[in-house]
RNA sequence: GAUAGAGGUUGCAUUUUUCAUCAGUAGGCUGCCGGAUGUUCAGGAACAGGAGAUGGCAGUUGAAAGGGGAAGAUGCCGAAAGGGUAUGAUACCUGAGAUCAUACUGCUUGGGCAUGGCAUGAACAAUGACAUGACUGUCAUCGAAGGAUGGAGCGCUAUC
Numbered sequence: 001g002a003u004a005g006a007g008g009u010u011g012c013a014u015u016u017u018u019c020a021u022c023a024g025u026a027g028g029c030u031g032c033c034g035g036a037u038g039u040u041c042a043g044g045a046a047c048a049g050g051a052g053a054u055g056g057c058a059g060u061u062g063a064a065a066g067g068g069g070a071a072g073a074u075g076c077c078g079a080a081a082g083g084g085u086a087u088g089a090u091a092c093c094u095g096a097g098a099u100c101a102u103a104c105u106g107c108u109u110g111g112g113c114a115u116g117g118c119a120u121g122a123a124c125a126a127u128g129a130c131a132u133g134a135c136u137g138u139c140a141u142c143g144a145a146g147g148a149u150g151g152a153g154c155g156c157u158a159u160c
Base pairs, nucleotide, nucleotide: 001160002159003158004157005156008077011076012075013074014073015072016071017070018069019068027061028060029059030058031057032056033055037048038047039046040096041095042094043093044092080109081108082107083105084104085103086102087101088100089099090098110136111135113133114132115131116130118128119127120126138151139150140149141148142147
């Protein structure tokens, strides 16, 4: 240098089907109240609006997306996730913010779990980063041993 492997029975990611939740919510229609704005934020434009806007109450009708559980399939073991940069889309234009997608970046993380607050979220689900804790795999050192301490995947094991 090349090839092949291991960590876990909750390894990682993508995708399909299905189920619940979202929710009797958003929205539509009708009636009443009310009286000038509404379309994420700012500016502009456009549209709607005293033939009644935003909003509130009542009746009626009534979703979806994201996220989650289960089963299957596919690709894998920096699998992948996050941070950063750039581009594009979302919604008429510009800017900001948010979300999604793609590319680059050895900046961070061995892996899953639990707890805590923060952020996202309809949520007490879940996810993300951080902190703490034990568990687990790997290597190094110490040890007679049970074990202890420490490191990081740019690692570890096997073969050539």
The prediction has a mean pLDDT of 82. Predicted 3D model of a 160-nucleotide RNA (Lysine riboswitch aptamer) from uncultured Schaedlerella sp. The RNAcentral record of the sequence draws on MGnify. Its Rfam family is "Lysine riboswitch aptamer". Gene Ontology term of the family: lysine biosynthetic process. NCBI's taxonomy places the organism under Bacteria, Bacillati, Clostridia, Lachnospiraceae, Schaedlerella.